[in-house]
RNA sequence: UAAGUAAGACAGACAAUCGCGGCUGCAAGUGCCGAAAGGCCGCAGACGAGGAAAGUCCGGGCUUCGCAGGGCAGGAUGCCGGAUAACGUCCGGUGGAGGUGACUCCAAGGCCAGUGCAACAGAAAUAAACCGCCGCAGUGGAAAACGGGAUGGCGUCAGCCGGAACUAUUUCCAUGCGGUAAGGGUGGAAAGGCAGUGUAAGAGACUACCGCCUCGCUGGUAACAGAGAGGGCACAUGUAAACCCCAUCCGAAGCAAGACCGAAACGCAGGCAAUGUGGCGGCCCGUCACGCUUCAGGUAGGUCGCUUGAGCACGGCGGUAACGUCGUGCCUAGACAGAUGAUUGUCCAAUGACAUAACCCGGCUUACCGUCUUGCUUGACAC
Numbered sequence: 001u002a003a004g005u006a007a008g009a010c011a012g013a014c015a016a017u018c019g020c021g022g023c024u025g026c027a028a029g030u031g032c033c034g035a036a037a038g039g040c041c042g043c044a045g046a047c048g049a050g051g052a053a054a055g056u057c058c059g060g061g062c063u064u065c066g067c068a069g070g071g072c073a074g075g076a077u078g079c080c081g082g083a084u085a086a087c088g089u090c091c092g093g094u095g096g097a098g099g100u101g102a103c104u105c106c107a108a109g110g111c112c113a114g115u116g117c118a119a120c121a122g123a124a125a126u127a128a129a130c131c132g133c134c135g136c137a138g139u140g141g142a143a144a145a146c147g148g149g150a151u152g153g154c155g156u157c158a159g160c161c162g163g164a165a166c167u168a169u170u171u172c173c174a175u176g177c178g179g180u181a182a183g184g185g186u187g188g189a190a191a192g193g194c195a196g197u198g199u200a201a202g203a204g205a206c207u208a209c210c211g212c213c214u215c216g217c218u219g220g221u222a223a224c225a226g227a228g229a230g231g232g233c234a235c236a237u238g239u240a241a242a243c244c245c246c247a248u249c250c251g252a253a254g255c256a257a258g259a260c261c262g263a264a265a266c267g268c269a270g271g272c273a274a275u276g277u278g279g280c281g282g283c284c285c286g287u288c289a290c291g292c293u294u295c296a297g298g299u300a301g302g303u304c305g306c307u308u309g310a311g312c313a314c315g316g317c318g319g320u321a322a323c324g325u326c327g328u329g330c331c332u333a334g335a336c337a338g339a340u341g342a343u344u345g346u347c348c349a350a351u352g353a354c355a356u357a358a359c360c361c362g363g364c365u366u367a368c369c370g371u372c373u374u375g376c377u378u379g380a381c382a383c
Base pairs, nucleotide, nucleotide: 001379002378003377004376005375006374007373008372009371010370012347013346014345015344016343017342018341020048021047023045024044025043026042029041031040032039033038050354054365055364057363058362059361060360061359062254063253064252065251074250075249076248077247078246079093080092081091082090083089094108095106096105097104098103109245110244114243115242116239117238118237130184131183132180133179134178135177136176137175139174140173141172142171143170144169147166152161153160154159192210193209195207196206197205211233212231213230214229215228217226218225219224258304259303260302261301267295269294270293271292272291276290277289278288279287280286311330312329313328314327315326316325317324318323348352
């Protein structure tokens, strides 16, 4: 200096004015609204969204209901150890995969309990002979050929030349029977790999190395690793984010949870009345309705829940780390139709991304203009 990799910080800045939200202080009216509970009105002050406030996907707190105990169903998770309130999260490790490397990624129990599925291609997909290789048969064809000597020619009549049919045997092609999983081809996958021995050709048939399985040994808390011995490996493919099996965990619903206060109207509730008034066509009893009052329920409405919390910052200590613990300091939105916006000026990296709390936390996932910091890796250059 370039490219990369891991972790982290920021998320336009400053000033002025207006506006919004709750809070605190002052002020305080025989104020306003309301039956009440309770709320509202003035002035001043400081404060007022995020790294994801999002998706609502996991886990917990909190709340109400349920719950002797056990089981079924359903759901989630799945290498080992740790962290934690808990987790499907995080940290450290093991194994595997990718990368030259820093580093990154993995739902990583079990298909010898059972069942299902495996398209296309290929001869054959859990079982196989299509091509190839080899053996046997000797049937058909072809070639060569030991042998064989026809027709014919020459002849000095001794012979000589010439070579057809046929053919032992061999080779090739086709055919039939069999052996072979070395090789070719198809496929994600073809019955461990590779080299040699061996064989008619081949084959874990045999041998070495690697892989796999079994056994004990050593190291490690463990996952696992290392070295050793034994087994020729029919213990024969893949798939469980296929059904399923095994192990562990899980009661349900959620702040519109819920708690308190509480009108009007309503009531198979209680009480009251020198037995009031009225109805049951006169009177008495009885009964019904009306009145007053209490009670119950808990609607409208109000208050609480509501933000001091597994809190934040800094420092010390323990731990590789996640995290724990101690000390000091701090208080940092809390609405219920729901507040953050607008205007102006200056500046910059210049139309400033993604996006706006709603009971609260711990995570995960997803979105995002860009800027900056630190560690590490690889390359180039200079000294």
Predicted 3D model of a 383-nucleotide RNA (Bacterial RNase P class A). Its Rfam family is "Bacterial RNase P class A". Rfam classes the family as a ribozyme. Its mean pLDDT, the model's own confidence on a scale to 100, is 76. It was read from a public genome assembly, where an Rfam model found it.